[in-house]
RNA sequence: AAGAUGAUAUCUCCGAAUUGCGUUUUAUAAGCGGGGGAACCAGUAUUGGGGUGAAUUUCGCCCUAUGAAAUCAUAGAGCGAGAAGGGCAACUUGGGUGUCCUAAUCCGUCAGCUAACCUCGUAGGAGUACGCCAAGCGCCUUG
Numbered sequence: 001a002a003g004a005u006g007a008u009a010u011c012u013c014c015g016a017a018u019u020g021c022g023u024u025u026u027a028u029a030a031g032c033g034g035g036g037g038a039a040c041c042a043g044u045a046u047u048g049g050g051g052u053g054a055a056u057u058u059c060g061c062c063c064u065a066u067g068a069a070a071u072c073a074u075a076g077a078g079c080g081a082g083a084a085g086g087g088c089a090a091c092u093u094g095g096g097u098g099u100c101c102u103a104a105u106c107c108g109u110c111a112g113c114u115a116a117c118c119u120c121g122u123a124g125g126a127g128u129a130c131g132c133c134a135a136g137c138g139c140c141u142u143g
Stems, first nucleotide, its partner, number of pairs: 001142003005138002011127004018030003031122006041112001048110001049107004056083006063076005084102006091136005096130001
């Protein structure tokens, strides 16, 4: 320089949630995450408010309850479509395409940012695929 190549269950993915020592569990350290907490700055409330998380919001249909009988209004449940946000497609990044998710839960009237400092977590769950384009990196072969 050229060619070929990066695909799998002791593997991979979501998530901070891994590793070491110890160990029946617990405990403990590192790593990775969360919260509280000055000055300065920001902020002006009351109807409560706030945190973790991608998990918010608009419109339409429809059911129930209340107001007030129809229209209508408010609240809740369900369905559909959009906007916004997040994940996956097996080296990394960007692009394209496809596909999936938009929950749950905690604090308890209280917390903006925030150095020092204080404090908490380290769970749980799921899966077998576009081998698309460009660049980079790595492995192998040839010169």